[in-house]
RNA sequence: AAUGAACGUUGGCGGCAUGGAUUAGGCAUGCAAGUCGUGCGGUAAGGCCCCUUCGGGGGCACACGAGCGGCGAAAGGGAGAGUAACGCGUGGAUUAUCUACCCCGGGGUCCGGAAUAGCUGUGGGAAACUGCAGGUAAUACCGAAUAAUGUCUCCGGACCAAAGGUGUGAUUCCACCUGGGGAGGGGCCUGCAUCCUAUUAGCUUGUUGGUGGGGUAACGGCCUACCAAGGCUACGAUGGGUAGCGGGUGUGAGAGCAUGACCCGCGUCAUUGGGACUGAGACACUGCCCAGACACCUACGGGUGGCUGCAGUCGAGAAUCUUCGGCAAUGGGCGAAAGCCUGACCGAGCGACGCCGCGUGCGGGAUGAAGGCCUUCGGGUUGUAAACCGCUGUCGUAGAGGAGGAAAUGCAGGGGGGUUCUCCCCUUUGUUUGACCUAUUCUAGGAGGAAGUACGGGCUAAGUUCGUGCCAGCAGCCGCGGUAAGACGAACCGUACAAACGUUACUCGGAAUUACUGGGCUUAAAGGGUGCGUAGGCUGCCUUAUAAGUCGGGUGUGAAAGCCCACGGCUCAACCGUGGAAUUGCGCCCGAUACUGUGAGGCUAGAGGGAGAUAGAGGUGAGUGGAACUAAUGGUGGAGCGGUGAAAUGCGUUGAUAUCAUUGGGAACACCGGUGGCGAAGGCGACUCACUGGAUCUCUUCUGACGCUGAGGCACGAAAGCUAGGGUAGCGAACGGGAUUAGAUACCCCGGUAGUCCUAGCCGUAAACGAUGAGCACUAGAUCGAAGACCCCUCCACAGGUUUUCGGUCGUAGCGAAAGUGUUAAGUGCUCCGCCUGGGGAGUAUGGUCGCAAGGCUGAAACUCAAAGGAAUUGACGGGGGCUCACACAAGCGGUGGAGGAUGUGGCUUAAUUCGAGGCUACGCGAAGAACCUUAUCCUAGUCUUGACAUGCAUGGAUUAACCCUGUGAAAGCAGGGCAACGCCUUCGGGUGGAACAUGCACAGGUGCUGCAUGGCUGUCGUCAGCUCGUGUCGUGAGAUGUCGGGUUAAGUCCCUUAACGAGCGAAACCCUUAUCCCUAGUUGCCAGCGAGUAAUGUCGGGGACUCUAGAGAGACUGCCGGUGUUAAACCGGAGGAAGGUGGGGAUGACGUCAAGUCCUCAUGGCCUUUAUGACCAGGGCUGCACACGUCCUACAAUGCAACAUACAAAGGGAUGCAAAAUCGCGAGAUCAAGCAAAUCCCAUAAAGUGUUGCUCAGUUCGGAUUGCAGGCUGCAACUCGCCUGCAUGAAGCCGGAAUCGCUAGUAAUCGUAGGUCAGCAUACUACGGUGAAUAUGUUCCUGAGCCUUGUACACACCGCCCGUCAAGCCACGAAAGUGGGAUGCGCCCGAAGUCGCUGUGCUAACCGUAAGGAAGUAAGCGCCGAAGGUGAAUUCCGCGAUUGGGACU
Repeated sequence: AAUGAACGUUGGCGGCAUGGAUUAGGCAUGCAAGUCGUGCGGUAAGGCCCCUUCGGGGGCACACGAGCGGCGAAAGGGAGAGUAACGCGUGGAUUAUCUACCCCGGGGUCCGGAAUAGCUGUGGGAAACUGCAGGUAAUACCGAAUAAUGUCUCCGGACCAAAGGUGUGAUUCCACCUGGGGAGGGGCCUGCAUCCUAUUAGCUUGUUGGUGGGGUAACGGCCUACCAAGGCUACGAUGGGUAGCGGGUGUGAGAGCAUGACCCGCGUCAUUGGGACUGAGACACUGCCCAGACACCUACGGGUGGCUGCAGUCGAGAAUCUUCGGCAAUGGGCGAAAGCCUGACCGAGCGACGCCGCGUGCGGGAUGAAGGCCUUCGGGUUGUAAACCGCUGUCGUAGAGGAGGAAAUGCAGGGGGGUUCUCCCCUUUGUUUGACCUAUUCUAGGAGGAAGUACGGGCUAAGUUCGUGCCAGCAGCCGCGGUAAGACGAACCGUACAAACGUUACUCGGAAUUACUGGGCUUAAAGGGUGCGUAGGCUGCCUUAUAAGUCGGGUGUGAAAGCCCACGGCUCAACCGUGGAAUUGCGCCCGAUACUGUGAGGCUAGAGGGAGAUAGAGGUGAGUGGAACUAAUGGUGGAGCGGUGAAAUGCGUUGAUAUCAUUGGGAACACCGGUGGCGAAGGCGACUCACUGGAUCUCUUCUGACGCUGAGGCACGAAAGCUAGGGUAGCGAACGGGAUUAGAUACCCCGGUAGUCCUAGCCGUAAACGAUGAGCACUAGAUCGAAGACCCCUCCACAGGUUUUCGGUCGUAGCGAAAGUGUUAAGUGCUCCGCCUGGGGAGUAUGGUCGCAAGGCUGAAACUCAAAGGAAUUGACGGGGGCUCACACAAGCGGUGGAGGAUGUGGCUUAAUUCGAGGCUACGCGAAGAACCUUAUCCUAGUCUUGACAUGCAUGGAUUAACCCUGUGAAAGCAGGGCAACGCCUUCGGGUGGAACAUGCACAGGUGCUGCAUGGCUGUCGUCAGCUCGUGUCGUGAGAUGUCGGGUUAAGUCCCUUAACGAGCGAAACCCUUAUCCCUAGUUGCCAGCGAGUAAUGUCGGGGACUCUAGAGAGACUGCCGGUGUUAAACCGGAGGAAGGUGGGGAUGACGUCAAGUCCUCAUGGCCUUUAUGACCAGGGCUGCACACGUCCUACAAUGCAACAUACAAAGGGAUGCAAAAUCGCGAGAUCAAGCAAAUCCCAUAAAGUGUUGCUCAGUUCGGAUUGCAGGCUGCAACUCGCCUGCAUGAAGCCGGAAUCGCUAGUAAUCGUAGGUCAGCAUACUACGGUGAAUAUGUUCCUGAGCCUUGUACACACCGCCCGUCAAGCCACGAAAGUGGGAUGCGCCCGAAGUCGCUGUGCUAACCGUAAGGAAGUAAGCGCCGAAGGUGAAUUCCGCGAUUGGGACU
């Protein structure tokens, strides 16, 4: 785009078309083929007249039932069952043919005869129907005559016809006979063309041909007798399946593909099968006979029927109409005509089934109304849409007019013509005929009666809100839906089309996705394993002939309709009319001759032969050889051997292994040996001989296209396997044993049978691979190897050059999706063969065929998926590789894991034990400090409701707030009482305002949910060295390059190279601190020198030297030297220096990853809550304890503990504070109190250390848990649940399993000090200093990381992907004992109707006949054939089938 459609929702009108596609299933009822009285005898019914015994009879004209006769009934109408065929289409042929009615012109129509229906009479039968007797007519039938231009012919001849009618009247009108011609219509033959299937390969006996005969309108095996043995087939016979064919129709740019409704042409069929009759024509839709099935009637004896005509009905189905009107028109039959008949046809009805047209209003109208929807709350949108105002009148409704479809014919009259006429033609006047439809006009009335459907994620035009929450649902494909759905459902809005709109089905297109136009086969599906060769296809150069192909011109045909063009008619269109074009095809004629074909003649460049050389694991057979192995025998020898990652099984004192000698056996041939050679491929490897195939080079001697490919076919064809017979050393499926392992039907080890080997045969497959069929030609090169020949140099050799063939590598153009290929093409062309068409099912099933078997070759479908696949890219990953780094390991030091305690977490418990954090990257984390508070929807109880907190509005009015008091209460709260404020104006009455309060309304509030809706902040990889960009270049592209490589670095740090050149974020540097020096400054810090003073002290005057403080500077940069390195970057060593190669430390954290963490810091969307999930309050809980884990503290002691004495810091804090001194207390602390907002005073004694003494290896003078008593401090409060002190008590623990953590120098370890939090509470955290090591100069391993490279079927990326069994459900298919049905031929039996033949003794009107008979015909009988039926053996298809097999999906 389309449809003879169907379904869903909706539905105003008209025009034109169209409508049983399924069961060629069954059919009630009515109609669908009759007509002619001008062919005939007649008169059943009707009309008129007469008679009548009232039963009936007669006559007339109009007419006419039934009958005889003529014509028609073979057309028209329907259907698509059969048919793969001369059925259809197209073009021919018919000297092999027919034709009623019609036309033209020729000839003719004479004389007779015998019957028969109707009718009358009388029988049979239920009916249908039928018998006998009598008599009658014809345009019915018969005889004779006439007889050619007819037919036959032996060429002499013979034979053949007729009908009348009408009318007063017929050569003349209508009929009849005969022969000729025409027109139109058939019959038969034929070239070409016409679906699928080879899982159908052979078919055929009247078959193929001939002769004689028969038959037909006609040729012919059409039929028959005889003779011959042919005919068809790979260009697909035969068989099977399906199907009416064409014009055309749909689609498509075309070529094609699909289709064959309506209309037209042809063919076929008419309940199924068979048959003939009549006729011009049939083997006959509404004729006949027979057989079958079905249905109906019946008196049971017997009969009747055929809607695939028009309507209609049942059934089946998704589905297809009225039992209508009329012959008015067109057409047909009959008739002289009037006319009759006509379900053909013309019309109407039903169906939006299709195409086309029209309408459902038009103009104005903004408070942009109300309502709806959305909203950022401002508004937007629906939307000029509505309302409202004005107007119009299509369609529809009602009414009234009204053209046309009608012109002919007939009848009556007039005129003219055809010589006459009853006939014909022309013209004219009048008259007759409409089933159905109505164009169109006018009137009335009034916007009144007339809009829906689908869609809105992308494809694809058109989006928002709500509901739902992987549910319900959607879906053509991709895919939506798991709480913010533009995809589900609804609403609003929008988009598309519109009396329709969607869906389904089917066809074509897109699809170059069967490729003729116009595809492919290295890796995506696809080259046969290889050769030889048949048919076929293709085929070198020259001359000539022909004209089959080819090309040009002409001509016939190519029906009409349709398509296309032009014009015209319906108001337009659909529709219709007229004309044209086209119909690409086929036939015939003429011409051309390049090419192809064919015939003839020639050539040598293809191909082949000859001669001379050459190389080779080419093949077959026979023989020979050495090394190794193994066995046997003998010698030596004496304990192991062998084997593995390590072992064991195994062998060995009966003497192994080892070693020597001899002998036997079988198999394979080291070195040479090589991207070397040969062969068609498989393949071929010691040597010799014999036989034998092919190749190459040279000569250019011969033949003269002899060529290439190759469907079928034939041959060869690795390994394994099979059959028979041998052989068997080694190796070695199966098998046995030993190991390994969770297991180990494996990998490893010890044995070992088939086999491997030979002979003869079979099998016929391989990743039979270059995954690349064969041949020929052309298209840059470079280089290597193998086999030849030639040239150069005077000659020889080498070198060099040229050339032929073969085998490789690299590479240009080109090709290719890319990888790649590239004269050995996957380039450019030609020829031939094979093969492919999404994945799975499946190389399976079935059939066939081959094979001894195994199995091979050929080779599907159902069903199922939306992919499967190729090449390349970026990542990620690897029990892949290379390089490098890190307290990663190693080397060390100290810990954890064991004990007790502290603290966090899990679990358990509980009324509650609030919440979060969960490998590293949660767990002394949020929490820099839970007794109340903190503290939370934590729990139990009690209360408040505009609220504990914010803002606004309205009202009130001084009631209120604050303060004081009372009651109740655990408090909060509730109830009550007292007091009673401020600013401004003022007329002093008051008014007004803001706080505050009360009431009400908006709202507040939420540590409620969602960190997977978010911002911000943070952790981690990781202070790892990476992450990117611009331009350029390369690639179809994703992408690559840069960023790789060689060095170097802590570093993508730097250097060199380089299709890259530069740049950015990171690294580094800049910043802070610390280490050295200089300058400046000198209090609260310092005190060398001067002075004063003290028991003593920078205490004081002074000083700035020093320390120190805190400002500003210097210094370090591989700068210098040597070596190494590429003359580089840099590295190594050295000098100098306080410091040396980023000096130490800190801050600083790229692109990104983990939907990492946090809605309980804060902010925030959405949701939820609102007398509660908000707010207040008391008490409790967060501290609960069989247990498990993390992080710490203290220890287990003598490098220690205790006591006494004694030395040296840094950095901090201090006013609700730090607090000296003094006094009291054993002590915690208390009392009193100086000083200090601090380099001034205080906290504040640093401790380890050092000295002395004790302890002497013990559960201790170690260790301090636990518990008792007595105290202290903070605080409203110390019970749950704080810290400290004293006395007493004195637990576990004697260095810690598997495992695991930190640390590389002022580090680890160890020692103390301070601070924040804080009323109080520190083993935690954050800082500070003191003492102060050991080890590593390595990168094999573990972990993590970076770069390069490689493989990948991974990409939520190895915590990936993914295979098979098993369990369950379901689906389709195969096998299967069998079973049910269909189809197709074949053999035999039976044999209806009927044609033909024979017979015909029975019967018989026409003719003959001196009458007897004959001729002729016929009933009956017989024969051939013969449908249906029966039977037998087959073939084939479909269904069912216990059970079973594999497959698909979940």
Molecule: small-subunit ribosomal RNA
Organism: uncultured prokaryote